[in-house]
Formats: sequence, structure tokens, C1' cells
RNA sequence: UCUUUAUCGAGAGUGGUGGAGGGACAGGCCCUGCGAAACCACAGCAACCGAUCCGUCGAUGCGGAUGUCAGGUGCUAAUUCCUACCCCUGGAAGGGGGAGAGAUGAGGA
Repeated sequence: UCUUUAUCGAGAGUGGUGGAGGGACAGGCCCUGCGAAACCACAGCAACCGAUCCGUCGAUGCGGAUGUCAGGUGCUAAUUCCUACCCCUGGAAGGGGGAGAGAUGAGGA
């Protein structure tokens, strides 16, 4: 980098350095000198992988009222901030569903 698959309506911040940008892309709409990005420290959230316990099965599989723990990742403004393509609905505004794209985990090339 490509690819497969699961999830994405919940959750969780302070300080230091730093100085103007950031929210992937485009359009919106937001955040930001009452200090952006980035880095560091500590704290926290979650529970995908992992560990562990119980049940069950032929099975390394499945299930467990959020089972338990938190070692590896990840994350800690706004639904993945919203929309972008298609379908349904509606007089319209708008509403609903799906795809695509993206993010993260796990596997493969």
C1' cells in the first nucleotide's frame, strides 16, 4: 500500500512545551490567542485482540443478565459534526433507509 471482516446514536481530560491552525477530502456548519496542530507527562474511557472463569458441543466452535481482568491497540468537542451518490416519503422544508468514503480492531497478500 492492497484486501477480507466486525464495529462506528454510548463513554472518557488536566497540566507542560508550542505558537495558528484544526474538525480526512469538497461544500456547509463549528472549534480555536479564555491559546489550534504537534510533542511530553499524568489521568481517564472502552473492551476489538489478549488473559481468565463458567456452561455447552464432536470441535481450537458457540453462549454468558454489560461474566471478570485490563497485557497489545484505539480513543477522550459536536452521530464518523452534517451533507455529497441511490431509493422511499413529502407541495415544500424536512424525515427515513441503503451505498460510497473514512476511522479503529483483527486476519490475509
The prediction has a mean pLDDT of 84. The RNA shown here (SAM riboswitch aptamer (S box leader)) has 109 nucleotides and comes from a Desulfuromonadales bacterium. Rfam family: SAM riboswitch aptamer (S box leader). Its family is annotated with regulation of gene expression in the Gene Ontology. The source organism's lineage runs through Bacteria, Pseudomonadati, Thermodesulfobacteriota, Desulfuromonadia and Desulfuromonadales.